[in-house]
RNA sequence: CUAUGAAAAAGCCAAACCUAUUGUAAGAUAGGGACGGAAAGUUACGGGUCUUCAAGAGACAGCCGGACUGCCAUU
Numbered sequence: 001c002u003a004u005g006a007a008a009a010a011g012c013c014a015a016a017c018c019u020a021u022u023g024u025a026a027g028a029u030a031g032g033g034a035c036g037g038a039a040a041g042u043u044a045c046g047g048g049u050c051u052u053c054a055a056g057a058g059a060c061a062g063c064c065g066g067a068c069u070g071c072c073a074u075u
């Protein structure tokens, strides 16, 4: 460096729900909380879904795929 994996060890994230704030909304942020996750890290590039919807604009990466990055072990 490549590939594979989570058995071990060190850790990490945090669904639903509740509270507060914010947004027309989908949602987002913070705290609590754990269903789960080997990238449940980042990215809106492709598909998809959702909101608003005349056009347009926006949201979701824990929907699928791609790209970039990363701990440990084995190879």
Stems, first nucleotide, its partner, number of pairs: 003074003012037002017032006035062001041068003045065003048060005
Description
Predicted 3D model of a 75-nucleotide RNA (c-di-GMP-I riboswitch aptamer) from a Desulfobacterales bacterium. Rfam family: c-di-GMP-I riboswitch aptamer. Gene Ontology term of the family: cyclic-di-GMP binding. The model forms 94% of the base pairs in the Rfam consensus.